[in-house]
RNAcentral holds the sequence, with entries from ENA and Rfam. The RNA shown here (transfer RNA) has 72 nucleotides and comes from Candidatus Micrarchaeum acidiphilum ARMAN-2. Rfam family: tRNA. Rfam classes the family as a transfer RNA. Rfam links the family to the GO term triplet codon-amino acid adaptor activity. Rfam's curators write: Transfer RNA (tRNA) molecules are approximately 80 nucleotides in length. The same sequence occurs in records of 2 taxa. The source organism's lineage runs through Archaea, Nanobdellati, Candidatus Micrarchaeales, Candidatus Micrarchaeaceae and Candidatus Micrarchaeum acidiphilum.
């Protein structure tokens, strides 16, 4: 130097054009003498950066950047 693949919540991941969710973790609340475990509610991400298209982009197309993982 090529080629594929993946970048969303503090953490492992879904979603593959119409305003983003789940387990887990964390706060509060209930239940305990108290802790756990259980129930209820909640806060947290402008979806790696920057361009294009399109009425609309996390989703589609290019360009970088970092990770994996084959080739030379």
């Nucleotide at each position: 130097g090529g080629g594929c693949u993946c970048u969303u919540a503090g953490c492992u991941c879904a979603g593959g054009a119409g305003u983003a969710g789940a387990g887990c973790g964390c706060c509060u609340c209930g239940u305990u003498c108290g802790c756990a475990a259980c129930g209820a509610g909640g806060a947290g991400g402008c979806c790696g950066c920057g361009g294009g298209u399109g009425c609309g982009a996390a989703u589609c197309c290019c360009g970088c950047a970092g990770g994996g993982u084959c080739c030379a």